[in-house]
RNA sequence: CGGUUCGUAGCUCAGUAGGUAGAGCACGUGACUCUUAAUCAUGGGGUCGGGAGUUCGAUCCUCCCCGAACCGA
Numbered sequence: 001c002g003g004u005u006c007g008u009a010g011c012u013c014a015g016u017a018g019g020u021a022g023a024g025c026a027c028g029u030g031a032c033u034c035u036u037a038a039u040c041a042u043g044g045g046g047u048c049g050g051g052a053g054u055u056c057g058a059u060c061c062u063c064c065c066c067g068a069a070c071c072g073a
Stems, first nucleotide, its partner, number of pairs: 001072007010025004019056001027043005049065005
C1' cells in the first nucleotide's frame, strides 16, 4: 500500500431479499429467606463505530473516514 471479514445494551451475541431493535448474563426494585446465595416477578439501559447519499422509510443498499482481526505485497 492492496484485499477479505467484522464494529448492535456494561459483557457475549442474534436480527434483516429495507418497515423503525432483541436474547442470555450483568445491574436496579419487589417477593421468598434469620441473613446471604439460589429461585420467582418486574424495571431501567442503545444517536446499531462516525459522516454523506439513495428511499416515503436505512442496523440492512452505495460512497468516504475511524478502529480490530486475518491474507498478500

Predicted 3D model of a 73-nucleotide RNA (transfer RNA) from a Bacteroidales bacterium. It matches the Rfam family "tRNA". Rfam describes the family as follows. Transfer RNA (tRNA) molecules are approximately 80 nucleotides in length. By type it is a transfer RNA. Lineage of the source: Bacteria > Pseudomonadati > Bacteroidota > Bacteroidia > Bacteroidales. The RNAcentral record of the sequence draws on ENA.